[in-house]
RNA sequence: AGGGUUUGAUCAUGGCUCAGAACGUACGCUGGCGGCACGCCUAACACAUGCAAGUCGAACGCAGUAGCAAUACUGAGUGGCAAACGGGUGAGUAUAAUGUGGGAAUCUGCCUUUUGGUUUGGAAUAACACGGGGAAACUUGUGCUAAUACCGAAUAAGCCUUUACAGGGAAAGUUUUAACGCCGAAAGAUGAGCCCGCACUUGAUUAGCUAGUUGGUAAGGUAAAAGCUUACCAAGGCAAUGAUCAAUAGCUGUUCUUAGAGGAAGACCAGCCACAUUGGGACUGAGACACGGCCCAGACUCCUACGGGAGGCUGCAGCAGGGAAUAUUGCGCAAUGAGCGAAAGCUUGACGCAGCGACACCGCGUGUGGGAUGACGGAUCUAGGUUUGUAAACCACUUUCAGGAGGGAAGAAAAUGACGGUACCUCCACAAGAAGCCCCGGCCAACUACGUGCCAGCAGCCGCGGUAAUACGUAGGGGGCGAGCGUUGUCCGGAUUUAUUGGGCGUAAAGAGCUCGUAGGCGGUUCAACAAGUCGGUCGUAAAAGUUCAGGGCUCAACCCUGAAAUGUCGAUCGAUACUGUUGUGACUAGGAUACGGUAGAGGUGAGUGGAAUUCCGAGUGUAGCGGUGAAAUGCGUAGAUAUUCGGAGGAACACCAAUUGCGAAGGCAGCUCACUGGGCCGCUAUCGACACUGAGGAACGAAAGCAUGGGUAGCGAAGAGGAUUAGAUACCCUCGUAGUCCAUGCCGUAAACGAUGAGUGCUAGACGUUGGAAAUAUAUUUUUCAGUGUCGCAGCGAAAGCAUUAAGCACUCCGCCUGGGGAGUACGACCGCAAGGUUAAAACUCAAAUGAAUUGACGGGGACCCGCACAAGCAGUGGAGCAUGUGGUUUAAUUCGAAGAUACGCGCAGAACCUUACCAACGCUUGACAUGUUCGUCGCGACUUUAAGAGAUUAGAGUCUUCGGUUCGGCCGGACGAAACACAGGUGCUGCAUGGCUGUCGUCAGCUCGUGUCGUGAGAUGUUGGGUUAAGUCCCGCAACGAGCGCAACCCCUACUUUUAGUUGCCACCAUUUAGUUGGGCACUUUAAAAGAACUGCCAGUGAUAAGCUGGAGGAAGGUGGGGAUGACGUCAAGUCCUCAUGGCCCUUAUGUGUUGGGCUACACACGUGCUACAAUGGGGAAUACAGACGGACGCUAAGCCGCGAGGUGGUGCUAAUCCUAUAAAGUUCUUCGUAGUCCGGAUUGGAGUCUGCAACUCGACUCCAUGAAGUCGGAAUCGCUAGUAAUCGCGAAUCAGCAUGUCGCGGUGAAUACGUUCUCGGGUCUUGUACACACCGCCCGUCACACCAUGGAAGUGGAUUGCACCAGAAG
Repeated sequence: AGGGUUUGAUCAUGGCUCAGAACGUACGCUGGCGGCACGCCUAACACAUGCAAGUCGAACGCAGUAGCAAUACUGAGUGGCAAACGGGUGAGUAUAAUGUGGGAAUCUGCCUUUUGGUUUGGAAUAACACGGGGAAACUUGUGCUAAUACCGAAUAAGCCUUUACAGGGAAAGUUUUAACGCCGAAAGAUGAGCCCGCACUUGAUUAGCUAGUUGGUAAGGUAAAAGCUUACCAAGGCAAUGAUCAAUAGCUGUUCUUAGAGGAAGACCAGCCACAUUGGGACUGAGACACGGCCCAGACUCCUACGGGAGGCUGCAGCAGGGAAUAUUGCGCAAUGAGCGAAAGCUUGACGCAGCGACACCGCGUGUGGGAUGACGGAUCUAGGUUUGUAAACCACUUUCAGGAGGGAAGAAAAUGACGGUACCUCCACAAGAAGCCCCGGCCAACUACGUGCCAGCAGCCGCGGUAAUACGUAGGGGGCGAGCGUUGUCCGGAUUUAUUGGGCGUAAAGAGCUCGUAGGCGGUUCAACAAGUCGGUCGUAAAAGUUCAGGGCUCAACCCUGAAAUGUCGAUCGAUACUGUUGUGACUAGGAUACGGUAGAGGUGAGUGGAAUUCCGAGUGUAGCGGUGAAAUGCGUAGAUAUUCGGAGGAACACCAAUUGCGAAGGCAGCUCACUGGGCCGCUAUCGACACUGAGGAACGAAAGCAUGGGUAGCGAAGAGGAUUAGAUACCCUCGUAGUCCAUGCCGUAAACGAUGAGUGCUAGACGUUGGAAAUAUAUUUUUCAGUGUCGCAGCGAAAGCAUUAAGCACUCCGCCUGGGGAGUACGACCGCAAGGUUAAAACUCAAAUGAAUUGACGGGGACCCGCACAAGCAGUGGAGCAUGUGGUUUAAUUCGAAGAUACGCGCAGAACCUUACCAACGCUUGACAUGUUCGUCGCGACUUUAAGAGAUUAGAGUCUUCGGUUCGGCCGGACGAAACACAGGUGCUGCAUGGCUGUCGUCAGCUCGUGUCGUGAGAUGUUGGGUUAAGUCCCGCAACGAGCGCAACCCCUACUUUUAGUUGCCACCAUUUAGUUGGGCACUUUAAAAGAACUGCCAGUGAUAAGCUGGAGGAAGGUGGGGAUGACGUCAAGUCCUCAUGGCCCUUAUGUGUUGGGCUACACACGUGCUACAAUGGGGAAUACAGACGGACGCUAAGCCGCGAGGUGGUGCUAAUCCUAUAAAGUUCUUCGUAGUCCGGAUUGGAGUCUGCAACUCGACUCCAUGAAGUCGGAAUCGCUAGUAAUCGCGAAUCAGCAUGUCGCGGUGAAUACGUUCUCGGGUCUUGUACACACCGCCCGUCACACCAUGGAAGUGGAUUGCACCAGAAG
């Protein structure tokens, strides 16, 4: 000294919370010793028992005991002193207390000093004796007796009373050497009583209180002043500086905390006060209205013979009870003190000690040194190790404390020691008897494993726990403190979070709606006086203890002692006079006010008056609609509307001027005229002379709505009615329409009454407008000045945004207001109001936030710009039919699993009859179908044929073939097989939300970032925004930015053109040749495949900022990224995949592993997606005929030829491929037929017969032929693709594959239409704006209802406590 917590992040505001110290503590776990303190905070609850106040024979008599006696002692009594101290408690008490400082009208036993006395008489009475009463407590009668008990007389220095004269009042003796007493008086000391100033809790939701009340006179009364009491007189006294009332409370020195100022507390110790079962009262006495005295009343307890009595632990112990909780019915008067006594002495639960309690503080110990193979064990682990840890063992040493033995104090001054054989000293033995508690996510020092699985639990705040928890529980390890450690509670601190020191109020809580004004606060220049505030000196006092400092004593410390310092809103006194203050019939004029002259204005009130418009009424013209809306309808209209013309009525509001204007305190104020009237501004002199400012209470004004009474009512128009809209529509829209709006009078008293900014004064750069005055001149678009009203802007301020001479700046004065959010501007109370309601204004409970400004995103049925087959313009489809295929659903023993908007659904699957296969049923195996290692055995193993059982796996045989390799010749190495056991194998089991890798999508969209610099308190911004441009963050220009990276583009491949090189299997112009580029020959062409060239806005024109670029043109095979492909930034979707693979964790292990047979994945009321074929004439059928490209081929592609209607069969040629083969391309073209029909369209379905593949086509293959010939005549709402060699259409090939293609991936042939354009739909990008969203609009969030519980308020009733008021009764005294 700060930290945590609001947010995605930031700054601020603001609360909550933590770290510190303390305690009369309590609780949990643990516990060795000593010192020194402390120990009922609750029931001022009730108390058994014992003790806590007695003493004096030197005041007195009596009785008893001892003694021969003198005498001594004892007992009860008379008498004296004490018992008013000491000890306890804090109920009451907000002042009659307390603290502090003063005062005058007092008393004071014992004590001290001084002084004067102490003479002389008398009458009784306890005890005692004898009786009486009573249960007892106790009481009573008669008789005897003493005194320092009681009462006279005398005397009076001084005293008291009194104007004087005068009057009044005292004593006690004991013993006798002397001393102690007694009486009067004066003084002192001590103690006590009384009065005053100041200080001393909360509440105004307590505002008025007081009749002995305030004062006076007289009397009484007291020790003493006084309404202290009484009578009379007066009507005072207190109170917003808080009376009265209510609540709470003993006060102080001090204690705790704090840097201090403060805040909280008032245990122990000390001073004062109050109280003593509750209330009242007096007596005695120097002192009491008396804790262990008396009387009365009440409650309670006890005794009782029922008549009556007794008692008071808030003394020390102790008991019951209450409570979280607080000790022994101890020893002693040895010390210190107290009472009595002449004294010895006696008494003393005061006190001194001991006991109990880790309750606090302080000190000490539980060992010290060495000791590594870093032992064992524990924990963990990457299995190597690491850690516990020099820790232990082991070796050496020491003995504080505790224990045993011996000695042994001080405290005591002559004697006397409870403590106590204590403190202390010496000796002895043994490491021996002595360590725990809390914590380890952050704050906050300290981390791992296992268990648990939003469960159990933790938590001071934030929060942790839903299968990998450093936060729960346990363990190991670690951290902190240590005879303690944690927890609870309380108080201060941190909290500048009540702010005097030291805060705020435009938007975070907070300026009253506005003005006037009382009290109060504050106040211009100057002179003089005073000295109240202020400052200084001196004196008094501020008890001691405590705190601080210094020194000293217990071995140290705590503790104790000595000294010093310090402590104040104090009192007295002497000074100072700057400032404040006070005083002066002081002075001044700069503030303020008044007069005079001008001036602007929707300032106010009243009266009058004007035109336009709406509506209504009358009349005319005129005819079918009007009106209204997004579209309509209700409504009005043929009984004549709307429209139009004229006339009339009535009410309300005042177009243009008009404005960023003006006026007003605010609310507010607008046609014109008149009357009355308030304020401002300017100018110039003059007058007054601080008269000023603010303003608690108080008062006036105060929009709209509303209320009361009476008018008025054209238009508008809450409520209401109807029509629409809508799922509904108690709304928005429309047609009507009542209160109201208007006037007069009276209430109400509130608004986002806002500039969310109180009033006043002074100071602090400017610029540009504008309103009203004034002045100057160069008379102009001029300058200056005062008062307003606006915009921008510097310093400064501010959390920022912003404010900025009209401050939110710098200062002063006064007022109002705020102190987390909700509850709540609510309840109760009070005041106001006719009511509605207003003003004032809480608490319980609940949350850890609520809030302000700004930032980045995301979002918006916000804005601007741009792009995309996104729409539009077109073409062809899907959705309807049949079939194919996938999915859902259903079914099933199983229909394995995954994929789910776009981004699942001809997807994983480039091809399920068995296999695949993961599913189901049945039957088998268990170190295993597969891998490695160890041990043992055999050298063959194996392949083939075959028999039997079985569904097969498998099992049991028979036969044939073959007879391992290397070698150092060793069961030595390698290899193979078998057996047993163990490590282990195995898992398409779970978790894609533990992961890697891969992939989809936004999206081939143009974006995403960084370094340095700059700006900002910061999050962040800038760059990347802006003006153009582009397909593009592409490029140019500008710019507090300058550069760079990942993306874009380019580099790569294919294609389009040319050249060169090369010609076999390719090609053939020329020369020969052939049926045939077949052969010779050639490589020109085509083509193939290698290299190179070619395109760059390069050229021209226009345009554009002369830029980037754009438009057009030339040339060119190709023109503005030529066309296509590969290529996918930062990231998003906890997107998909653990069933491709890999992999953490979990799970199974004679099974969730692994074989086999059969079945299933192919089911089928249905729904959806993707396709194929069609519905026909741009077509179908028949015949003839032309032109490709790219692939594939040895477990293969297969030719010619022959057979079959055909699928195919046969055949066996060529080809390891520019050579041979698949292989006839089809649409097209030519000719012909059909003639709009369910057809010569369409081909599903079904019957029959076949072919091929394959162990095997039943479930469940493809194809062929014959026959059959379904739906379907162009498809609802809706919806998909495509911008050029594209769509559409036509065929061909390949992968997978034994077989199976309408799917997928490729190839070429033919070959269009349309794009005005960006309003709309979808998606995306950039800038901007709003936001209470940030899991980010699939967000956030409001209200009702239902149930349960908590808290609070109200109402009816009930019980208790306290208090006020009224009344009744009334003891002692």
A computed fold for a 1373-nucleotide RNA from an uncultured bacterium, annotated as small-subunit ribosomal RNA. Rfam family: Bacterial small subunit ribosomal RNA.